Predicted 3D model of a 72-nucleotide RNA (transfer RNA) from Elusimicrobia bacterium RIFOXYA2_FULL_47_53.
RNA sequence: GCGGGCGUAGUUCAGCGGUAGAAUGUCUCGUUGCCAACGAGAAGGUCGUGGGUUCAAAUCCCAUCGCCCGCU
Numbered sequence: 001g002c003g004g005g006c007g008u009a010g011u012u013c014a015g016c017g018g019u020a021g022a023a024u025g026u027c028u029c030g031u032u033g034c035c036a037a038c039g040a041g042a043a044g045g046u047c048g049u050g051g052g053u054u055c056a057a058a059u060c061c062c063a064u065c066g067c068c069c070g071c072u
Base pairs, nucleotide, nucleotide: 001071002070003069004068005067006066007065010024011023012022013021018055026042027041028040029039030038048064049063050062051061052060
């Protein structure tokens, strides 16, 4: 230099045009003599960034940044 993959909640990931979700963690409450476990609830997201297409974009297109792999 060229090609490909990944980037979504604190963490690990799902979601592939139509209201952003799960597990785990955090907080509150219940249960217990205490802890753990268990049950109930809550908070937490500019979907890496900037543009474009569309009535509507995490999702499609272009550029760009970071990480990883391959080729030269």
It was read from a public genome assembly.
Rfam family: tRNA. By type it is a transfer RNA.